Molecule: SAM riboswitch aptamer (S box leader)
Organism: Fictibacillus barbaricus
RNA sequence: UUCUUAUCCAGAGAGGCGGAGGGACUGACCCUAUGAAGCCCGGCAACCAGCGUACACGCAUGGUGCUAAUUUCAGCAGAACUGUUAACGUUCUGAAAGAUGAGAC
Numbered sequence: 001u002u003c004u005u006a007u008c009c010a011g012a013g014a015g016g017c018g019g020a021g022g023g024a025c026u027g028a029c030c031c032u033a034u035g036a037a038g039c040c041c042g043g044c045a046a047c048c049a050g051c052g053u054a055c056a057c058g059c060a061u062g063g064u065g066c067u068a069a070u071u072u073c074a075g076c077a078g079a080a081c082u083g084u085u086a087a088c089g090u091u092c093u094g095a096a097a098g099a100u101g102a103g104a105c
Stems, first nucleotide, its partner, number of pairs: 002104007013041001015040003021031003025075004042067004047063003050059003071097001076094006
């Protein structure tokens, strides 16, 4: 990398360095010199290991992950509602794609 599986509407700095981009992709829309990405520190979470346990759960030591907006929204299919020759729109559901953990080859 690939496959399997679980989760993805919560949570998290007015810090330092850095200097122009970033939000996976496409379309849209947004963030950004009142400083983007990245690195350090801090913080949040509790997936795995660990410790405790009244076995519900708790702790946060380690391995991780995350730290604008629902995975920012939509991207394929179905259902309902509105409207009606219809289209468009709205809501819901399931996929696809993506992200992260754990396991496996």